Predicted 3D model of RNase P RNA and transfer RNA as a complex of 463 nucleotides. Rfam match: Bacterial RNase P class A. Rfam classes the family as a ribozyme. Gene Ontology terms of the family: ribonuclease P activity, dimeric ribonuclease P complex and tRNA processing.
[in-house]
RNA sequence: GCGGAGGGCUGGAUGGUCGCGGCGCAUUGUUUGUUUUGCAGGCAAUGCGGCGAGGAAAGUCCGGACUCCCUGAGACAACGGUGCCGGGUAAUGCCCGGGCAGAGCAAUCUGACGGAAAGCGCCACAGAAAUGAAACCGCCCCUCGCGGGUAAGGGUGAAACGGUGGGGUAAGAGCCCACCGCGCUUCUGGCAACAGCGGCGGCAUGGCAAGCCCCACCGGGAGCAAUGCCAAAUAGGGACCGCGUGAAAGGCUUGCCUUUCGGGGAUGUUUCAGCCCCAGCAGGUCCGGGUUGGCAGCUAGAGCCCUUUGGUAACAAAGGGCGUAGAGGAAUGAUCAUCGAAGGAGGUUCGCCUCUGGGACAAAAUCCGGCUUAUAGGCCCUCCGCGCAA
RNA sequence: GCCGGUCUAGCUCAGCUGGUAGAGCGUUUGAUUUGUAAUCAAGGGGUCGGGGGUUCGAGUCCCUCGACCGGCA
Numbered sequence: 001g002c003g004g005a006g007g008g009c010u011g012g013a014u015g016g017u018c019g020c021g022g023c024g025c026a027u028u029g030u031u032u033g034u035u036u037u038g039c040a041g042g043c044a045a046u047g048c049g050g051c052g053a054g055g056a057a058a059g060u061c062c063g064g065a066c067u068c069c070c071u072g073a074g075a076c077a078a079c080g081g082u083g084c085c086g087g088g089u090a091a092u093g094c095c096c097g098g099g100c101a102g103a104g105c106a107a108u109c110u111g112a113c114g115g116a117a118a119g120c121g122c123c124a125c126a127g128a129a130a131u132g133a134a135a136c137c138g139c140c141c142c143u144c145g146c147g148g149g150u151a152a153g154g155g156u157g158a159a160a161c162g163g164u165g166g167g168g169u170a171a172g173a174g175c176c177c178a179c180c181g182c183g184c185u186u187c188u189g190g191c192a193a194c195a196g197c198g199g200c201g202g203c204a205u206g207g208c209a210a211g212c213c214c215c216a217c218c219g220g221g222a223g224c225a226a227u228g229c230c231a232a233a234u235a236g237g238g239a240c241c242g243c244g245u246g247a248a249a250g251g252c253u254u255g256c257c258u259u260u261c262g263g264g265g266a267u268g269u270u271u272c273a274g275c276c277c278c279a280g281c282a283g284g285u286c287c288g289g290g291u292u293g294g295c296a297g298c299u300a301g302a303g304c305c306c307u308u309u310g311g312u313a314a315c316a317a318a319g320g321g322c323g324u325a326g327a328g329g330a331a332u333g334a335u336c337a338u339c340g341a342a343g344g345a346g347g348u349u350c351g352c353c354u355c356u357g358g359g360a361c362a363a364a365a366u367c368c369g370g371c372u373u374a375u376a377g378g379c380c381c382u383c384c385g386c387g388c389a390a
Numbered sequence: 391g392c393c394g395g396u397c398u399a400g401c402u403c404a405g406c407u408g409g410u411a412g413a414g415c416g417u418u419u420g421a422u423u424u425g426u427a428a429u430c431a432a433g434g435g436g437u438c439g440g441g442g443g444u445u446c447g448a449g450u451c452c453c454u455c456g457a458c459c460g461g462c463a
Base pairs, nucleotide, nucleotide: 001386002385003384004383005382006381007380008379009378010377012339013338014337015336016335017334018333020052021051023049024048025047026046027045028044029043030042031041032040033039034038054361058372059371061370062369063368064367065366066223067222068221069220070274071273072272073271074270075269076268079219080218081217082216083215084098085097086096087095088094099113100111101110102109103108114214115213119212120211121208122207123206136154137153138150139149140148141147162180163179164178165177166176167175181203182201183200184199185198187196188195189194227296228295229294230293237287238286239285240284241283246261247260248259249258250257251256252255262278263277264276265275292463303322304321305320306319307318308317309316310315343356344355345354346353347352391462392461393460394459395458396457397456400415401414402413403412409446417433418432419431420430421429439455440454441453442452443451
């Protein structure tokens, strides 16, 4: 210098004018309450002050917090998900480290990576045969026929029942031997996945589990339009469910209380513990109609930054510091001016000068942790290969 | 905002457990008719919404992106 791999960061600045949404204060107007020239609250206008989108706010693909289904803990079934091993975390399908397999000269990258000798199913066409095997061509033998042997060779296919070499044989064949592969296993190393060395087995065991399934682990359902409160409305209606009238004992103030047992209380079944209810009323649930206003939930949270310690790392602990979007059909905008980074091109007296360049994807809607996808122009760090020079 | 569903020929839809993509209407040509319609015969037309993966093989199975439709207080 060229080419490449991994990681991190950025995503214009200042000011003027006109606007937008919250919050605080002041003034004015209006209204409500009251103890009435006062005080307190609501609403509106004006002025001032301060605040007001992102790295993905996105997709809604995972995991949680939170709320409701009465609460908590557990078991089984069904359904769904995950899937090498270890660790991190509130949790995860995420992250970190390791193993194995594959790609690359390398840095490095990729992997739904448990089980196909538990079972079922499928493997079109071609081919003789697609898996308890089988003889189309070929080869060999004979008693010469629609006989027997043979899986070496040919051919078909995505895939043909271990591979190469040697021995052996009528021709052949793990029939025998060596090496490789495969399976089982002693020992060693490792928490483990797994690796190494040795021994045994003549090979029984084709592929597909992002087909059913088996094994292990995880998961109750719905979602802030959850949910609670106030106001308004509830005309005329439809469908369905429920009469459980608890039992016994004790106390006294005689219609109440206490204890035990029984019944009921979201989802398939069920166990335990707790709580609530058991003649109660405008009974309850659903559909439809009507009402369509306000308040809460609503922003400090598994939060961010720095240092130290532990750990290979993800991360954890301790100490210190920082900390204003919270609207509610939905604000964060428009325009002008002055600057202007990096980058690119040219020139150079190597100090610099001139021209250019002026932005992408996109925008909160209960809140977090991830993943995925989009993203103009750039910057920084580490590493690899090749070439040149010293 | 949250949740669910659908994309196959010009239109409306099939395609079940993966194995050569079909039907009806429409369209083109021919026959029939004096001519048209109807009828009959023959034909053309699809990168199965885009991309990637699993598999020998994907419309079908899995992931991701896009478009469209529906429900809710």